Annotation
Predicted 3D model of a 75-nucleotide RNA (transfer RNA) from a Phycisphaerales bacterium. Its Rfam family is "tRNA". Its family is annotated with triplet codon-amino acid adaptor activity in the Gene Ontology. Rfam describes the family as follows. Transfer RNA (tRNA) molecules are approximately 80 nucleotides in length. The same sequence occurs in records of 5 taxa.

RNA sequence: GACCCCAUCGUCUAGUCAGGUCCAGGACGUCAGGUUUUCAUCCUGAAAACAGGGGUUCGAAUCCCCUUGGGGUCG
Numbered sequence: 001g002a003c004c005c006c007a008u009c010g011u012c013u014a015g016u017c018a019g020g021u022c023c024a025g026g027a028c029g030u031c032a033g034g035u036u037u038u039c040a041u042c043c044u045g046a047a048a049a050c051a052g053g054g055g056u057u058c059g060a061a062u063c064c065c066c067u068u069g070g071g072g073u074c075g
Stems, first nucleotide, its partner, number of pairs: 001074007010028004020058001030046005051067005
C1' cells in the first nucleotide's frame, strides 16, 4: 500500500443475510421494593446500548460511501 472481517446497555450477546408492529430482546451485574431476625437465595419492578459523519428510502442497528478503532491475509 491492496483486500477481507469486526464495532449494539457496566460486561457478554441476539437481531443485519431478506429494511417495516411494540419501549431494540436475553443472561449476568447495578438500583428499588417484597420475603427473611440479618445476609444470601427467591419473587416483582426500574435504569441502562446500535463507533462517528454523510447518502439512499415513506421508513436504516440493518443497504451504500467516508472516517475512527481493533483483528487478519498478501506485498